[in-house]
RNA sequence: GGAGCGGGCUGGACGGCCGCUGCGGAAUCGCAAGGUUUCGGAGAGGAAAGUCCGGGCUUCACAGGACACGGUGGUGGGUAACGCCCACCGUCCGCAAGGACCGGGACAGUGCCACAGAAAACAAACCGCCGACCGACCGCCGCAAGGCGGGCGAGGUAAGGGUGAAACGGUGCGGUAAGAGCGCACCAGCGGGCCGGGUGACCGGUCCGGCUUGGUAAACCCCACCGGAAGCAAGACCAAGCAGAAGAUAGAGCGCGGCUUGCCGCGCCACGGGCCGGUCCGGUCCGUACCCAGUCUUCGGGUAGGUUGCUCGAGGCGGCAGGCAACUGCCGCCCUAGAGAAAUGGUCGUCCACGACAGAACCCGGCUUACAGGCCCGCUCCGCGU
RNA sequence: GCACCCGUAGCUCAGUUGGUUAGAGCGCAUGCUUGACAUGCAUGAGGUCGCAAGUUCGAGUCUUGCCGGGUGCA
Numbered sequence: 001g002g003a004g005c006g007g008g009c010u011g012g013a014c015g016g017c018c019g020c021u022g023c024g025g026a027a028u029c030g031c032a033a034g035g036u037u038u039c040g041g042a043g044a045g046g047a048a049a050g051u052c053c054g055g056g057c058u059u060c061a062c063a064g065g066a067c068a069c070g071g072u073g074g075u076g077g078g079u080a081a082c083g084c085c086c087a088c089c090g091u092c093c094g095c096a097a098g099g100a101c102c103g104g105g106a107c108a109g110u111g112c113c114a115c116a117g118a119a120a121a122c123a124a125a126c127c128g129c130c131g132a133c134c135g136a137c138c139g140c141c142g143c144a145a146g147g148c149g150g151g152c153g154a155g156g157u158a159a160g161g162g163u164g165a166a167a168c169g170g171u172g173c174g175g176u177a178a179g180a181g182c183g184c185a186c187c188a189g190c191g192g193g194c195c196g197g198g199u200g201a202c203c204g205g206u207c208c209g210g211c212u213u214g215g216u217a218a219a220c221c222c223c224a225c226c227g228g229a230a231g232c233a234a235g236a237c238c239a240a241g242c243a244g245a246a247g248a249u250a251g252a253g254c255g256c257g258g259c260u261u262g263c264c265g266c267g268c269c270a271c272g273g274g275c276c277g278g279u280c281c282g283g284u285c286c287g288u289a290c291c292c293a294g295u296c297u298u299c300g301g302g303u304a305g306g307u308u309g310c311u312c313g314a315g316g317c318g319g320c321a322g323g324c325a326a327c328u329g330c331c332g333c334c335c336u337a338g339a340g341a342a343a344u345g346g347u348c349g350u351c352c353a354c355g356a357c358a359g360a361a362c363c364c365g366g367c368u369u370a371c372a373g374g375c376c377c378g379c380u381c382c383g384c385g386u
Numbered sequence: 387g388c389a390c391c392c393g394u395a396g397c398u399c400a401g402u403u404g405g406u407u408a409g410a411g412c413g414c415a416u417g418c419u420u421g422a423c424a425u426g427c428a429u430g431a432g433g434u435c436g437c438a439a440g441u442u443c444g445a446g447u448c449u450u451g452c453c454g455g456g457u458g459c460a
Base pairs, nucleotide, nucleotide: 001382002381003380004379005378006377007376008375009374010373012351013350014349015348016347017346018345020043021042023040024039025038026037027036028035029034045357049368050367052366053365054364055363056362057231058230059229060228069227070226071225072224073223074088075087076086077085078084089103090101091100092099093098104222105221109220110219111216112215113214126161127160128157129156130155134153135152137150138149139148140147141146169187170186171185172184173183174182188212189211190209191208192207193206194205195204196203197202235308236307237306238305244299245298246297247296248295249294251269253268254267255266256265257264258263259262270288271287272286273285274284275283276282277281315334316333317332318331319330320329321328322327352355387459388458389457390456391455392454393453396412397411398410399409405443414430415429416428417427418426436452437451438450439449440448
């Protein structure tokens, strides 16, 4: 100098004016609730997003256990908890720094493996090789018993060929009729025993067994562990109106008539209510046993509406201590949005590298996704120079 | 805000234990039929299976993460 790997921080700055949403103080009005004015101070993010996990909180359900269903899946630790984080192990990728891994079990069982190929998991045998043993046939030799040779059948074989993503260990020597872990040596894998290291996953060594056992569980399933359901539009409190329930509320008044002798009709007065005129009275209508209606009171649930849940919290910053780390403990300091149709805006000035993705809605811990740029730290490889 | 569902041709839909080259109807194009059109008949084109990774020999199908659309709850 070039190429690259890992991690962290930041996300326009400063000032003036006018607005918007909470909070606090003062003055003033009001019995109060509260209103008005003024002053001070605060006011989006690293992802506020996706709503994918986990927890707090709340309501409902719940003796205990099992089944079902869903989730997680190397080991050890961290944590309120997690599918997150840290450290380590294993496999794969990269020259390396480093990166990726839904990383338990395929000798508990079941299923599937298209096409091609003889054969796709029980083993089997298309071309090929052999044909020792057994059978029949042919040729030759022999007096005969029989022997030799040939192709064939039964049969043996899995070396070689080719197919496929995948073919039942690889190489060599021996062995054989031909062959084959059939035997041996080395290598690879699997299983088991022992020794050593590690908390453990696992690693190293050694011996034994010819054991050579395909893949797939992001197929069913098995094993271990975890999980009650719903979600702030959860929930709690106050509570108009309408509907409901209970209660209260005005004559069984007087007179006359009729008859079916205890009801009906009419008149007068009183009371309750409605309407009209107009004004403090008048007219008219209905009702006055019960019921209904009207009016009033009370009650429970609870709609509209209001209040609350609501933001001080597994909180932030700094220091010290423990730990490889994630993280934890102690001490000190700080308070940092809480709306409810929903506040962060507008404008002016100065400057720069001219500003990306994007905006809280109960709250936290994570993951994932989007993102113009800028800054810093650690490390690797290559080239050159000293 | 919370909970949930669906994406396959221009449109409406199939696609079954993951398997060879993804289909159907309507529509579209061309040809035949007709004097011409409609109808009818024949042939054909048209697909990033919403996108990207992963599992697998192999993914429209299984898993995960995104994107788009829709439904319910006061």